[in-house]
C1' cells in the first nucleotide's frame, strides 16, 4: 500500500425477499418475600457509526469517509 469481515438500548446481539426496530442481560416501578436475593408482572430507553444517492419507501442496496479486526505485502 492493496483486500475481506464487523460497526444497531448502558453491555452482548437478531433482523440482509427493502415496508411499524426485536431479544437476553442490566435499569425503573409494583407483586411476593421479615429483608436482600431469586421469582412473577409491567415499563423506559435506539438520529441503526457519519455524509451523500437509488426508491413511493433504507438498518437493509450503491459511492466516499471514520472507527475495530483478519489477511498480504
Nucleotide at each position: 500500500g492493496c483486500u475481506c469481515c464487523c460497526g444497531u438500548a448502558g453491555c452482548u446481539u437478531a433482523g440482509u425477499u427493502g415496508g411499524u426496530a426485536g431479544a437476553g442481560c442490566a435499569c425503573c416501578u409494583g407483586g411476593c418475600u421479615u429483608u436482600u436475593a431469586a421469582c412473577c408482572a409491567g415499563g423506559g430507553g435506539g438520529u441503526c457509526c457519519c455524509a451523500g444517492g437509488u426508491u413511493c419507501g433504507a438498518a437493509u442496496c450503491c459511492u466516499g469517509g471514520c472507527g475495530g479486526g483478519g489477511g498480504c505485502a